Context: one part of a larger RNA
RNA sequence: GGAUAAACGCUGGCGGCGCGCAUAACACAUGCAAGUCGAACGAAAUAAGUAACUUCGGUUACAAGUUUAGUGGCGGACGGGUGAGUAACACGUAGACAACUUGUCUUGUAGUGGGGGAUAGCCGGAAGAAAUUUCGAUUAAUACCGCAUAAUAUAUUACUACCGCAUGAUAGUAAUAAGGAAGAUGGAAAUCGCUAUGAGAGAGGUCUGCGGCUGAUUAGCUAGUUGGAGUGGUAACGGCACACCAAGGCAACGAUCAGUAGCCGGUUUGAGAGAAUGAACGGCCACAUUGGGACUGAGAUACGGCCCAGACUCCUGCGGGAGGCAGCAGUGGGGAAUAUUGCGCAAUGGGGGGAACCCUGACGCAGCGACGCCGUGUAAAGGAAGAAGGUCUUCGGAUCGUAAACUUGUAUCGAUUGUGAAAAGUAAGGAUGGUAGCAAAGUAAGAAGCUCCGGCUAACUACGUGCCAGCAGCCGCGGUAAGACGUAGGGGGCGAGCGUUAUCC
Numbered sequence: 001g002g003a004u005a006a007a008c009g010c011u012g013g014c015g016g017c018g019c020g021c022a023u024a025a026c027a028c029a030u031g032c033a034a035g036u037c038g039a040a041c042g043a044a045a046u047a048a049g050u051a052a053c054u055u056c057g058g059u060u061a062c063a064a065g066u067u068u069a070g071u072g073g074c075g076g077a078c079g080g081g082u083g084a085g086u087a088a089c090a091c092g093u094a095g096a097c098a099a100c101u102u103g104u105c106u107u108g109u110a111g112u113g114g115g116g117g118a119u120a121g122c123c124g125g126a127a128g129a130a131a132u133u134u135c136g137a138u139u140a141a142u143a144c145c146g147c148a149u150a151a152u153a154u155a156u157u158a159c160u161a162c163c164g165c166a167u168g169a170u171a172g173u174a175a176u177a178a179g180g181a182a183g184a185u186g187g188a189a190a191u192c193g194c195u196a197u198g199a200g201a202g203a204g205g206u207c208u209g210c211g212g213c214u215g216a217u218u219a220g221c222u223a224g225u226u227g228g229a230g231u232g233g234u235a236a237c238g239g240c241a242c243a244c245c246a247a248g249g250c251a252a253c254g255a256u257c258a259g260u261a262g263c264c265g266g267u268u269u270g271a272g273a274g275a276a277u278g279a280a281c282g283g284c285c286a287c288a289u290u291g292g293g294a295c296u297g298a299g300a301u302a303c304g305g306c307c308c309a310g311a312c313u314c315c316u317g318c319g320g321g322a323g324g325c326a327g328c329a330g331u332g333g334g335g336a337a338u339a340u341u342g343c344g345c346a347a348u349g350g351g352g353g354g355a356a357c358c359c360u361g362a363c364g365c366a367g368c369g370a371c372g373c374c375g376u377g378u379a380a381a382g383g384a385a386g387a388a389g390g391u392c393u394u395c396g397g398a399u400c401g402u403a404a405a406c407u408u409g410u411a412u413c414g415a416u417u418g419u420g421a422a423a424a425g426u427a428a429g430g431a432u433g434g435u436a437g438c439a440a441a442g443u444a445a446g447a448a449g450c451u452c453c454g455g456c457u458a459a460c461u462a463c464g465u466g467c468c469a470g471c472a473g474c475c476g477c478g479g480u481a482a483g484a485c486g487u488a489g490g491g492g493g494c495g496a497g498c499g500u501u502a503u504c505c
Stems, first nucleotide, its partner, number of pairs: 001505004006501005013376006019369002021334001026332003030329003035074003040071002043068004049062005081287003091211007100204003105200008113147001115145002123136005154177008163168001183192003213259003220250003225247004230242003262284004266277004289310005312323004340366001342365003348362001349360004380408003389400004413446001416440004423432001449494005454475003460489005470477002
């Protein structure tokens, strides 16, 4: 000098774009953050209307539509947060899978036949303070379960061709075995589905080479440990697990142990080499009160799912229950320090749905903060009686100083009034927003500070103080004329900021 997720002191006009708990992965009141589908299903409530009857009050039947708890489907594995743990194939990079999986989507092929038994809900009963549980009867499905059919798919066996570094792969032939389905809407056409299977896209899983911290005042470490062949398990290879056999494996090119740490694209600085760093944005990983576990599912060992244990908080009729903000706001606490319990789904994107549409604290916006960067204003021109006043003075004057007053015209920003968008693709629909912009009238009014002035380092005098009070980044100032302390005048620097502190280069 540059930089910062900064803080502190003094000061503070406006706008744009960004950024904003780095500390206690501390505890959390309250609200919201993941639902949706009635075109899968049986019901319940309500009901326009139509018809019949009527004592003219209504009653009965049918019923478009609307709403909904439950069964069922898809989605809650995305999106959002945090950085505790992790020195590891976690990450980065380059490869491998002849050892693998893949819902939805795209594109092919072939199908969608015929049956069955339940169950939630509703109804009736019981237990309980509640959470909830339980018994009986009854009912539907795209829920569940058999049967049929089925190959270029799967498994086994045999053979042929060809390829590969190996286990083996690919193509073909033959035989055997097991193995599938669901309907809905519509007058229909058709559409959306369902089953099996090929290919693809995208997504994931596994393995390997290399790379990136500190300590030897850590030198030995290891028993499923290292390898074999076998069985099991997995989507898949593998001590992944198990029984058996062998005695191996790692390490001074630093094993093991200890400390620290999420990694990267990047960011800061630097001419570069490098050094430091990993906020915001993007990719990957890990975690979700602490520890453990599996279930469901294409996908989780699942932040707003389940079970168990621990700590904590809450309710209780004391028998027993409920909860998890490292989602968005917000509260307490900690701290030098970090914001609103805001508006909207209009846009972009996501979930569900045939659609209308619903949901979306993702997101779009607004609010607060000079926290940062950028832009802009606080006026402009003229104006010497060099006014008054301040300061200094050799008392002559010098300086603040064209500065002010005064004159002239102007109006950026702000304030006032009127008008008023784009972003929207539409038949219509804009949170932002009566915002930006535009126009008008009108007034120089409403808008400047901070720091320094001994040298480094741009900028000097007076008074006060008297090794005191104090200053100080380094050298050093102060003990009676201090350009270094304090105040004043003047001057320098930067400017809505300035200075200090902290950290990095």